[in-house]
The RNA shown here (transfer RNA) has 73 nucleotides and comes from a Candidatus Omnitrophota bacterium. Its Rfam family is "tRNA". It is annotated as a transfer RNA.
RNA sequence: GCCCGCAUAGCUCAGUAGGGAGAGCAGUGCUUUCGUAAAGCACGGGUCGGGGGUUCAAUUCCCUCUGCGGGCU
Numbered sequence: 001g002c003c004c005g006c007a008u009a010g011c012u013c014a015g016u017a018g019g020g021a022g023a024g025c026a027g028u029g030c031u032u033u034c035g036u037a038a039a040g041c042a043c044g045g046g047u048c049g050g051g052g053g054u055u056c057a058a059u060u061c062c063c064u065c066u067g068c069g070g071g072c073u
Base pairs, nucleotide, nucleotide: 001072002071003070004069005068006067007066010025011024012023013022019056027043028042029041030040031039049065050064051063052062053061
């Protein structure tokens, strides 16, 4: 220098041939207990890496940049 993949909640990840953003763990509250843990119930938490474009509508499609990983020379 070229090619490919990944970037979504505090962490690990799913997601969609474009239309409702989700799970597990963690966190908070409650129940239970003498108390803690475990268990059960409920709740909160996201500019979907940044910018631009297409579209009535973008996490999803296109371009570019950044970071991480891998490959080639």